This is a predicted structure of a 265-nucleotide RNA (Bacterial large signal recognition particle RNA) from a Candidatus Sumerlaeia bacterium. NCBI's taxonomy places the organism under Bacteria, Bacteria candidate phyla, Candidatus Sumerlaeota, Candidatus Sumerlaeia. Rfam family: Bacterial large signal recognition particle RNA. Gene Ontology terms of the family: SRP-dependent cotranslational protein targeting to membrane, signal sequence recognition and signal recognition particle, plasma membrane targeting. The family's RNA type in Rfam is non-coding RNA gene. A source record names the gene ffs. The RNAcentral record of the sequence draws on ENA.
[in-house]
RNA sequence: UCGCGCUAGGGGGGGCUUUAGCGGCGCCCUGUACCUGCAAUCCGCUACAGCAGGCCUGAAUCCCUCUUCCCGGCCAUUGAUGUGAAGGUCAGUCGGAAACACGGGGUGUUGAUCCACAGGUCCCGCGCAACGUCCUGCUUCGAAUUUGGUCAGGGCCGAGAGGCAGCAGCCAUAAGAUGAUUUGGGCGUGUGCCGCGGGGGUGCUUGUGAGGAGCCACCGGUUUCCCAAACGCUUCGUUUCAAUCGGUCAAAAAGAGGUGCGCGG
Numbered sequence: 001u002c003g004c005g006c007u008a009g010g011g012g013g014g015g016c017u018u019u020a021g022c023g024g025c026g027c028c029c030u031g032u033a034c035c036u037g038c039a040a041u042c043c044g045c046u047a048c049a050g051c052a053g054g055c056c057u058g059a060a061u062c063c064c065u066c067u068u069c070c071c072g073g074c075c076a077u078u079g080a081u082g083u084g085a086a087g088g089u090c091a092g093u094c095g096g097a098a099a100c101a102c103g104g105g106g107u108g109u110u111g112a113u114c115c116a117c118a119g120g121u122c123c124c125g126c127g128c129a130a131c132g133u134c135c136u137g138c139u140u141c142g143a144a145u146u147u148g149g150u151c152a153g154g155g156c157c158g159a160g161a162g163g164c165a166g167c168a169g170c171c172a173u174a175a176g177a178u179g180a181u182u183u184g185g186g187c188g189u190g191u192g193c194c195g196c197g198g199g200g201g202u203g204c205u206u207g208u209g210a211g212g213a214g215c216c217a218c219c220g221g222u223u224u225c226c227c228a229a230a231c232g233c234u235u236c237g238u239u240u241c242a243a244u245c246g247g248u249c250a251a252a253a254a255g256a257g258g259u260g261c262g263c264g265g
Stems, first nucleotide, its partner, number of pairs: 001265006009057003012030005020046005034054005063258006072249004076244005082238006090232001092231001093228001095226006102220003105216003115209007122199006128192002130189006138179001140177002147172004155164003
C1' cells in the first nucleotide's frame, strides 16, 4: 500500500412545549435519511439517560471532534396597531367663571372715566281720575179682599133740606220688579305718560356744572381657577406586526483534524 473477515460507531438532525433532567410521542424548521410494537388525562429511562425485537452498513463521501456560514425557533428591548382597565398628575379637548387690554371693533374734543348738585326710578300718606259693586235719586210696570183720591148705580140715616159709608170703573201710589248710567254717597282695586306732602338714596338713568382724554370688553389672544373623563395624554395588561448596529440554541452545507482488531499478498 492492496485484498478478505470482524468490532466500536452509524442507518437523520435541530428548535419549541413538557420535565428535576434526558429521550420519545405532539407542533415547527431542515430535506429524503432501515423495519415492527408502545405512549399527552402521557410513555420509557437516570448522566453510557427511549425501551423491546429484527435487518443492513462498517474504519471512511458515510463514524467522531472543532471551525465557518446560516434556514429556523425562542428570549429580551424598542416602536406601531387593535383591545381591556385605571388615573385626573397633562400646558390638548368640551363647558363655566374671573383678570389683562396685545390685535381687531365700538365709543369719545359735537367732550370719555371721575366728581358735585337737582330730578326720576323705590317706600308711606292724601287727593283726583278710571273701573267694579251697592245705596239714593230718575223711567216704566205695579193692590180681588186689608193704600189714597174721585166714587156711576145701589145702600143707610132723616118728614124734608141734607148728611154718611162705599163696590165696580178711572186716576195716583207702597212693597217689589225693571231700565238707563243722568245726580249724590259708601266700599273695593294686579288700574293711572295725573297732582300734593314726607322718607330713602347703593345702583341705574335724565338734566346742569366743574374738568380735559380716555372709556367699553363684542370677536380673537394671553393668564388663573373650577368641572367632565367621550376623545387626546399617562400607566399597566394583552393581540398582531416590524426593527435591533441584542442574546441564546441551531438543521443543511463547506473546511480542517481524528479513529481500530485479525489474516494474507